The part of an RNA shown here (large-subunit ribosomal RNA, domain III) has 370 nucleotides and comes from Shewanella sp. The RNAcentral record of the full RNA draws on ENA. Lineage of the source: Bacteria > Pseudomonadati > Pseudomonadota > Alteromonadales > Shewanella. Its Rfam family is "Bacterial large subunit ribosomal RNA".
[in-house]
Context: one part of a larger RNA
């Protein structure tokens, strides 16, 4: 320079309170602003920033009784959610190998590696702070034992099969939500008694049994030179048959003499989204692996019962391991800031519309640190 620039998009305003001290902190009104978001959930990242109580030096672009600051307690509970104790891809490590002068590179077998593949729990209610973890109430799953009942077989790291996939498009089914309602509740209109008017409401999960839009798929027998062995399995071939299997959203009954609402709890239309569906139809560029399951034998163990294996039930105040879970999606991550940028994914109501555009709103959040 100079008390000059600027105080980082934006709407506040009344009253009450508390305090030494209020534009700014707290509760009420009123108003306003977002409402495919400024909501509500959550990988990742951050690492207690979460919650009570106290504090005001310092950070807070002004204040400050406030706070993502300070300081003292508290706070994350799981067979079933994620991840592991399970499989593999890409890629990475690699016994033994092979290349090098050496460091070291390269890979067999194998072993890691999730963003995929397999896999058993919902619904209420609870705190200041956690909940598919706690509680209640109803379940499902694996394992161990111990009865009991069946079978002559059982039985893998091996054999088949499933798993198992690409683009596009079309038609239907069911639903979740929505919209209406003359039907039914509550409140109102009402300071008594009531037409009337207004506003709002008109439930419930996995689990179990049945059902069953639709969607795959024949099924029984005999032979057998393939499947590195075996095979009743697959696969090839013959021959006789139309019945059977498997998957299925939902939809009824229970769950539920429950919860959850003061009570009431029906009906009807719509359905772009979900789901059946990895499903049909179609095209050509022809579109993961493996673990699981199914199912077959080899070794082995059994074959007249006490013994072995395997199924199926029943009962056990019978057992369930480790890691995450608090809390932030922007003032809590990444941008040196409490920064006008950037941040995979899920849900996303209503009137208008082709719509996830606009405009206004509804749940809920907000009024931007002069």
């Nucleotide at each position: 320079a100079a008390g000059u620039a600027a105080c980082g998009a934006a709407a506040u305003g009344g009253a009450a309170g508390u305090g030494a001290g209020a534009a700014u902190c707290u509760u009420c009104c009123a108003c306003a602003c977002c409402g495919a978001a400024c909501a509500u959930c959550g990988a990742a990242g951050g690492u207690u920033u979460c919650c009570a109580g106290g504090g005001g030096a310092a950070g807070g672009c002004u204040c400050g009784u406030c706070c993502u600051c300070c300081c003292u307690g508290g706070g994350u509970u799981a067979g079933u959610c994620a991840g592991g104790a399970c499989c593999u891809a890409a890629g990475g490590c690699g016994a033994g190998g092979c290349u090098g002068a050496a460091a070291a590179g390269c890979g067999u077998a194998g072993u890691c590696g999730a963003u995929g593949g397999a896999c058993a729990a919902c619904a209420g209610g609870u705190u200041a702070a956690u909940a598919u973890u706690c509680c209640u109430g109803u379940a499902c799953c694996g394992c161990u034992a111990u009865u009991u009942a069946a079978u002559a077989g059982u039985g893998a790291u091996g054999g088949a099969g499933u798993g198992a996939c690409g683009g596009a498009g079309a038609a239907g089914g069911a639903u979740a939500g929505u919209c209406g309602a003359a039907c039914c509740c509550u409140a109102u209109u009402a300071u008594u008694g009531g037409a009337u008017u207004u506003a709002g409401g008109g439930a419930c999960a996995a689990g179990c049994a049945g059902u069953g839009a639709g969607g795959c798929u024949g099924g029984u027998a005999u032979g057998u030179a393939g499947g590195c062995a075996a095979a009743u399995c697959c696969g090839c071939a013959u021959a006789c048959u139309a019945a059977g299997g498997c998957u299925g959203g939902g939809c009824u009954g229970u769950g539920a003499u429950g919860u959850g609402g003061u009570a009431a709890g029906u009906c009807g239309a719509u359905g772009u989204g979900u789901u059946c569906a990895u499903g049909c139809u179609u095209c050509c560029a022809a579109g993961a692996a493996a673990a699981g399951c199914u199912u077959c034998u080899a070794a082995g163990c059994g074959u007249u019962a006490u013994a072995a294996a395997u199924u199926a039930a029943a009962u056990a105040u019978g057992c369930g391991c480790c890691u995450g879970u608090a809390c932030c999606a922007a003032a809590a991550c990444c941008g040196a800031c409490a920064c006008a940028g950037g941040u995979a994914g899920a849900u996303g109501g209503g009137u208008u519309g082709a719509g996830u555009a606009u405009a206004c709103u509804a749940a809920g959040g907000u009024g931007a640190g002069c």